A computed fold for a 62-nucleotide RNA from uncultured Rhodopila sp., annotated as Fluoride riboswitch aptamer (crcB RNA motif).
[in-house]
RNA sequence: GAACCACAAGGGGAUGGGGUUCGCCAAAACCGCCCGUCCGGGCUGAUGAUCCCUGCCGCCGA
Numbered sequence: 001g002a003a004c005c006a007c008a009a010g011g012g013g014a015u016g017g018g019g020u021u022c023g024c025c026a027a028a029a030c031c032g033c034c035c036g037u038c039c040g041g042g043c044u045g046a047u048g049a050u051c052c053c054u055g056c057c058g059c060c061g062a
Stems, first nucleotide, its partner, number of pairs: 010025002013022001016053006032043004
């Protein structure tokens, strides 16, 4: 110096908050999809999953 392992407390999973749960990371994990004349165009979703809240969009009624 590198690899691996353990402990403590953390960080992350395409835009917010919380509960539960899964997985990943140790300076990494993470940073959506499609098309194209390659730097332009188009599309979905506030979830990793589930539930609640907030925000956004569509429809209906008062």
It matches the Rfam family "Fluoride riboswitch aptamer (crcB RNA motif)". Gene Ontology terms of the family: response to fluoride and positive regulation of gene expression. The source organism's lineage runs through Bacteria, Pseudomonadati, Pseudomonadota, Acetobacterales and Rhodopila. Of the family's consensus pairs, 100% are formed in the model. The coordinates come from a structure-prediction model, not an experiment, and the mean pLDDT is 77.